RNA sequence: UCCUCAUGAAGAGAGGCGGAGGGACUGGCCCUGUGAAACCUCGGCAACCGGCAUAAACCCGGUGCCAAAUCCAGAGAACAGAUACUGUUCGAAGAUGGGGA
Repeated sequence: UCCUCAUGAAGAGAGGCGGAGGGACUGGCCCUGUGAAACCUCGGCAACCGGCAUAAACCCGGUGCCAAAUCCAGAGAACAGAUACUGUUCGAAGAUGGGGA
C1' cells in the first nucleotide's frame, strides 16, 4: 500500500511549549490570539487484540480516542411520499481495531 471482518447519535482534558491554523477530501457549517496545529508532561474514556482459561468482571500489556452524530451532506441503489424535491434504509468515502497478501 491492497484485500477482508467488526464497530460509530454513548464516553473522556488540564498544564507546558508554540504562534496560525484546524475539523481526512469537496461543499456547507463550525472551532480558533479568551491562543489553531505539532510536540512534551500528567490525567481520563472506551472499544479491539494479547496475558486469559467454559463464561463474565477486575487487573496488566499493545493500539486508539478525549468540540459538535464519522459535525452535516456527498458516487450509486431500493422503498415511501411528491412539481422541482424530501425522508428512511443500504451503500460510497473516511476513521479505529482484528486478520490476511
This is a predicted structure of a 101-nucleotide RNA (SAM riboswitch aptamer (S box leader)) from Thermoactinomyces mirandus. Rfam family: SAM riboswitch aptamer (S box leader). Its family is annotated with regulation of gene expression in the Gene Ontology. The organism belongs to Thermoactinomyces, within Bacteria. Model confidence (mean pLDDT): 79 of 100.